Model confidence (mean pLDDT): 83 of 100. Predicted 3D model of a 483-nucleotide part of an RNA (small-subunit ribosomal RNA, 3' major domain) from an uncultured bacterium.
[in-house]
Context: one part of a larger RNA
């Protein structure tokens, strides 16, 4: 000087309380330990690893085993070599393929030509430097990333005190989300941060007015902004104004600010994103990439078929369905937003009970399609039950992707009807358009194990304005036999 205390002192935060839903018990999903296996590729280990890399493991993927096959290589660069040998296409033989051979000569093949042929590009044989490794070291690294933590912090010149490590500034009084800002003061000043400046959203103007919209007019239809016609609303997308403790009134130290008010679409960082400071964890990552050293080279490299990564006495974390009546079920009506679309969205209509099939039309999309928004409203049925709850599980019949759904898909129907009646110690989220709850979309992608991820809106709360205590963190202080 730190780091540390079941020392102090001050403050913060969903840290507690104070609510409001869960996990934890049960059935399935999915990770992960174990076991099991020829192989169950490899990584990720408190927090901060376990719907994590993987935004898509039937083949590929793919790195594992098996077994077949190759050795100058699937892939780059060059040397030397040989002869037109090369390539396409046919036909056949062994095989699972990969590959090995066999046969035909039909067509390609530059650049000179005396047409006799010379040279050689691009392929190809053979040889040799080399290629090639998802093989090892994240504790050798680069990049990139987690964390503490969007927490106030971290530091530097110059002066100044100190023999020196160092200190001071940056402490101390107030304050504030914040080393924010005042006052003070051996310091005076910057700089990394914080904050502002970016995008969004909440109000208004102004520009435009189609593919959007229709108030007023006219016109037509079974109905519909459909037509005419209009740019007012709405709305889209650029430009501006708007909020700045600016105003009033109290406290305050006449400050910095802190209550309350007023006016306003919005009030005291309005709401949410992005943005993550010196550093910490020899933290992750040598399996995106790159890379320094090691190690393998007829294999630890390449190529190919089928297996496995899905196995299953069990343990864990995540998650999704339920245990019912504020509820299922039928049958009716209504209301988003934010994406997506050409090897695509796929309409109406016709087939099927349904997955789905057919399919005119239309849309490179404010124009057509995906598209039904659920829940929520209305009617009606169940009557408190292992049920008209609640779907696991299994048999068959199908659909549909895709060379191929046995291992291993994912919907449909019909039957079947398992745990389960609110979940033990413990434990996780959330402070408002939040929690909870209902849908809907996209990426990845033929398809899909998605109930996962990442965004959209619809319905709409309950409690706290306290810090004594657990948990972490920040200043200042004070012990130490630790560095």
């Nucleotide at each position: 000087u730190g780091a540390c205390g079941g020392g102090g002192g001050c403050u913060c935060a969903c840290a507690c309380a104070a609510g409001c839903g869960g996990u934890g018990g049960a059935g399935c999903a999915u990770g992960u330990g174990g076991c099991u296996u020829a192989a169950u590729u490899c990584g990720a280990a408190g927090c901060a690893a376990c719907g994590c890399g993987a935004a898509g493991a039937a083949c590929c993927u793919u790195a594992c085993c098996u077994g077949g096959g190759u050795u100058u290589g699937a892939c780059a660069u060059g040397u030397a070599u040989g002869g037109a040998u090369a390539c396409u296409g046919c036909c056949u033989u062994g095989g699972a393929a990969a590959c090995a051979g066999g046969g035909u000569u039909a067509g390609u093949u530059g650049c000179c030509u005396u047409c006799g042929g010379g040279u050689g590009a691009a392929a190809c044989u053979u040889a040799c430097a080399c290629a090639g490794g998802u093989g090892c070291u994240g504790c050798a690294u680069g990049g990139u990333u987690g964390u503490c933590g969007u927490c106030a912090g971290c530091u530097c010149g110059u002066g100044c005190c100190g023999u020196g490590a160092g200190g001071u500034g940056u402490u101390g009084g107030g304050u504030u989300a914040a080393g924010u800002c005042c006052c003070g003061u051996a310091a005076c000043g910057a700089g990394c941060g914080a904050a502002a400046c970016c995008c969004u959203u909440g109000c208004u103007g102004u520009u435009a007015g189609u593919u959007g919209c229709c108030a007023g007019c006219g016109a037509g239809u079974a109905a519909u902004g459909u037509c005419g016609g209009g740019c007012a609303c709405u709305c889209u997308a650029a430009c501006a104004g708007g909020a700045c403790u600016g105003c009033c009134g109290g406290c305050g130290u006449u400050a910095a600010g802190c209550c309350g008010g007023a006016g306003g679409a919005a009030g005291g960082u309005g709401g949410g994103g992005a943005u993550g400071a010196c550093g910490u964890c020899a933290a992750a990552u040598c399996a995106u990439c790159a890379u320094g050293g090691c190690c393998u080279u007829u294999a630890u490299g390449c190529c190919c078929a089928g297996g496995g990564a899905u196995g299953c006495a069990c343990a864990c974390g995540u998650g999704c369905u339920a245990c019912a009546a504020u509820g299922c079920c039928u049958g009716g009506u209504a209301c988003a937003a934010a994406g997506c679309g050409a090897c695509g969205c796929u309409u109406a209509g016709c087939c099927g009970c349904g997955a789905g099939g057919u399919g005119a039309a239309g849309c490179a999309a404010a124009u057509c399609g995906c598209a039904a928004a659920a829940a929520a409203c209305c009617a009606g049925g169940c009557c408190c039950a292992g049920u008209u709850c609640a779907g696991a599980u299994u048999a068959c019949a199908g659909u549909c992707u895709g060379c191929a759904a046995c291992u291993c898909g994912a919907c449909u129907g019909u039957a079947u009807g398992a745990a389960g009646u609110u979940g033990g110690a413990a434990u996780c989220g959330c402070u408002a358009g939040u929690a909870a709850u209902c849908g809907c979309g996209u990426a990845u992608c033929a398809g899909c194990u998605a109930c996962g991820a990442c965004g959209c809106g619809g319905u709409g709360a309950a409690u706290g304005u306290g810090u004594u205590c657990c948990u972490g963190a920040g200043c200042c202080u004070u012990g130490u036999a630790c560095a």
The full RNA is in RNAcentral, with records from ENA and SILVA.